[in-house]
């Protein structure tokens, strides 16, 4: 320099063009125990990488720009 693929919660990832974006760990506070784990309830955390467009509606379609990852030359 060319191609693909990716970026969603602290961390590992679902997620579908339709209005409440989840899960499992992790955290926080309760139950239970002499305690501690561990089980078990509840709860906090998110401008969906950063703009543009298309749509009545974008996490999802396109499209710069930027971060990873891999291939070729």
């Nucleotide at each position: 320099g060319g191609c693909u693929c990716u970026g969603u919660a602290g961390c590992u990832c679902a997620g579908u063009g339709g209005u409440u974006a989840g899960a499992g760990c992790g955290c926080u506070g309760g139950u239970c125990u002499a305690g501690u784990a561990a089980a078990c309830c509840a709860g906090a955390g998110g401008u969906u990488g950063c703009g543009a467009g298309u749509u009545u509606g974008a996490u999802c379609c396109u499209u710069g720009c930027u971060g990873g990852a891999g291939c070729c030359u």
A computed fold for a 73-nucleotide RNA from Astyanax mexicanus, annotated as transfer RNA. Lineage of the source: Eukaryota > Clupeocephala > Otophysi > Characiphysae > Astyanax. Its mean pLDDT, the model's own confidence on a scale to 100, is 81. It matches the Rfam family "tRNA". It is annotated as a transfer RNA.